[in-house]
RNA sequence: GGGCGGUUAGCUCAAUUGGCAGAGCACUCGGUUUACACCCGGGGGGUUAUAAGUUCGAGUCUUAUACCGCCCA
Numbered sequence: 001g002g003g004c005g006g007u008u009a010g011c012u013c014a015a016u017u018g019g020c021a022g023a024g025c026a027c028u029c030g031g032u033u034u035a036c037a038c039c040c041g042g043g044g045g046g047u048u049a050u051a052a053g054u055u056c057g058a059g060u061c062u063u064a065u066a067c068c069g070c071c072c073a
Stems, first nucleotide, its partner, number of pairs: 001072007010025004019056001027043005049065005
């Protein structure tokens, strides 16, 4: 230098053919317990890497950029 894949909650990851952004763990509150843990119930938490484009509508499609990984030279 070229090719491919990835980037979504604090972490690990979903999101079907473009149509309300979710789960588990973690955090927090309550119940339970002498207490802690387990367990049960509730709650908070998102510029979907960044910028633009297409569209009535974009996590999803297109382009550029950044970062991470793999392959080729």
Description:
The RNA shown here (transfer RNA) has 73 nucleotides and comes from a Phototrophicaceae bacterium. RNAcentral holds the sequence, with entries from ENA. It matches the Rfam family "tRNA". Rfam links the family to the GO term triplet codon-amino acid adaptor activity. The family's RNA type in Rfam is transfer RNA. Rfam describes the family as follows. Transfer RNA (tRNA) molecules are approximately 80 nucleotides in length.